[in-house]
Parts: sequence; C1' cells; structure tokens
RNA sequence: GCCGCUAGAGGGAAUGGAGUCUCCCUUUAACCGCCUCAAGGCUGAUGACUCCUGCAAGCGU
Repeated sequence: GCCGCUAGAGGGAAUGGAGUCUCCCUUUAACCGCCUCAAGGCUGAUGACUCCUGCAAGCGU
C1' cells in the first nucleotide's frame, strides 16, 4: 500500500424538525415516488409509530 472479515463510527430510506423502532449502505454505496409511446395524470411532510411545524379539504363558533 492492496484485499477480506469483524468491531466501532458515520450515512441513507420521493418536500421540514424531534424521539423510538425496523431495514439498507460503507464513499465505485445506500438514496434520488408512481402511471404513461407521448400528451398528460396521481398519492404523501413518516420506512413505521408519536409529537411539533407547514400545506389541503369539510363542519362548527
């Protein structure tokens, strides 16, 4: 210096923040939504749960 494994650490899971859990990746990575030939169309601030913030719809005051 190179390769492999393990540990630790770090990062990621379609638009914000926090906690918990799950999964994935090791910088050549995980990840960067779906339908459609095109035109065009659709859901959601979560991977899941809880809370906060923002947005949208309906009702009441």

This is a predicted structure of a 61-nucleotide RNA (Fluoride riboswitch aptamer (crcB RNA motif)). The coordinates come from a structure-prediction model, not an experiment, and the mean pLDDT is 80.